The part of an RNA shown here (large-subunit ribosomal RNA, domain III) has 392 nucleotides and comes from Carboxydothermus ferrireducens DSM 11255. The full RNA is in RNAcentral, with records from ENA. The organism belongs to Carboxydothermus ferrireducens, within Bacteria.
Context: one part of a larger RNA
RNA sequence: AAGUAAGCGAGAAGGCAGGUGAGAAUCCUGCCCGCCGGAAGCCUAAGGUUUCCUGGGGAAGGCUCGUCCGCCCAGGGUAAGCCGGGACCUAAGCCGAGGCCGAGAGGCGUAGGUGAUGGGGAAGGGGUUGAGAAUCCCCUGCCACCCGAGCCCGUUAGAGGGAAGGGGUGACGCAGAAGGAUAGGUUGAGCGCGCGGCUGGAAAAGCGCGUCCAAGCCUGUAGGGAGUGGGAUAGGGAAAUCCGUCCCACGGAAAGCCCGAGAGGUGAAGGGGAGGGAAGAAAAGUACCGAAGCAACCGAAUCCAUGCUGCCGAGAAAAGCCUCUACCGAGGGCGAGGGUGCCCGUACCGCAAACCGACACAGGUAGGCGAGGAGAGAAUCCACAGGCGCGC
Numbered sequence: 001a002a003g004u005a006a007g008c009g010a011g012a013a014g015g016c017a018g019g020u021g022a023g024a025a026u027c028c029u030g031c032c033c034g035c036c037g038g039a040a041g042c043c044u045a046a047g048g049u050u051u052c053c054u055g056g057g058g059a060a061g062g063c064u065c066g067u068c069c070g071c072c073c074a075g076g077g078u079a080a081g082c083c084g085g086g087a088c089c090u091a092a093g094c095c096g097a098g099g100c101c102g103a104g105a106g107g108c109g110u111a112g113g114u115g116a117u118g119g120g121g122a123a124g125g126g127g128u129u130g131a132g133a134a135u136c137c138c139c140u141g142c143c144a145c146c147c148g149a150g151c152c153c154g155u156u157a158g159a160g161g162g163a164a165g166g167g168g169u170g171a172c173g174c175a176g177a178a179g180g181a182u183a184g185g186u187u188g189a190g191c192g193c194g195c196g197g198c199u200g201g202a203a204a205a206g207c208g209c210g211u212c213c214a215a216g217c218c219u220g221u222a223g224g225g226a227g228u229g230g231g232a233u234a235g236g237g238a239a240a241u242c243c244g245u246c247c248c249a250c251g252g253a254a255a256g257c258c259c260g261a262g263a264g265g266u267g268a269a270g271g272g273g274a275g276g277g278a279a280g281a282a283a284a285g286u287a288c289c290g291a292a293g294c295a296a297c298c299g300a301a302u303c304c305a306u307g308c309u310g311c312c313g314a315g316a317a318a319a320g321c322c323u324c325u326a327c328c329g330a331g332g333g334c335g336a337g338g339g340u341g342c343c344c345g346u347a348c349c350g351c352a353a354a355c356c357g358a359c360a361c362a363g364g365u366a367g368g369c370g371a372g373g374a375g376a377g378a379a380u381c382c383a384c385a386g387g388c389g390c391g392c
Base pairs, nucleotide, nucleotide: 014032015031016030017029018028019027033389034388035387036386041369042368043367047349048348051347052076053075054074055073056072057071061069062068081142082141083345084344085343086342088119089118093114094113095112099108100107101106123140124139125138126137127136143341144340145339146338147337150334151333152332153331160328161327165324166323167322168321169320173311174310175309176308179304180303181302184298185297186296187295188294190211191210192209193208194207195206212271213270216266217265218264223259224258225257227250228249229248230247231246232245233244235243236242275289276288312315355364356363372382373381374380
């Protein structure tokens, strides 16, 4: 040179009024405008670890400003038998008594243990806070174990229990099709509540909004599946009434049996609900009250379904559960009602200014939900709920 050039991080966009304040384009409130809407909304995993809420602050951080903040200070906030994990099971992998190898350090590995990304396993609806909720509260349930009035069964002619053992089940691939439902949605001269202005004129076949609800219990439907009984038996490294194998009879689906959504009933004289709406000191759409709740149609990628059909590349394990004995065996079953129920996580962000990228960074980040009109569609355009206008 010069406080000059350049930059202020997506071109979704702001405007006005009021408030607060020493100070306002930037904070708060209201109205209008604009943007997203398979997301730029909602839930959740990982990760983060207080960032959450309330009060206060204005040095620094914030690409300007700042009365504001994911910043600073203080106080508060995360409540579980049934959600996730553990007190259950196993996979790869890891550890590994003995053991094998190695000069050693150590390596490998049997039994065994450990280890979810899998198996198993009991809760739903509503309300509530400034901040938590299947956790608190209300209502209605369920699971395990303990006590238990009464009733019933059994005591060697033995009820019942029962393996760390036997068997079954658990138990699984890919592709495809059809059916039955539900979620959700649309429409309605149905139903309910509200509005009914402008206008020459329409209180109506006008306009707006709403027209719902779980687990559990009872019932056992659409649909799907399986042969049953008897005898023999040297296999299942003991035993067996179980399983397997062989034989006989009946049958091949009428009843009955197993699996099984949904609907219906109940739960519910409950909840929620558009809307109405106080008193009042500074605490209001708050407290409180509360209508209708039907029908037709569309319709899932969800459920029945670990189903069915087809195919070849032939598609975990263990616990659990059922059964069988070995063995134990004098007590056992039902049962109104009563009782007990441990440890850890739980706030908040979570396609992002809170995670990974040195940043409040146009990048990256698993899974679920994802209204409606048009459309084959999760494309695209418009837009609900909801969220934003991207900190000059």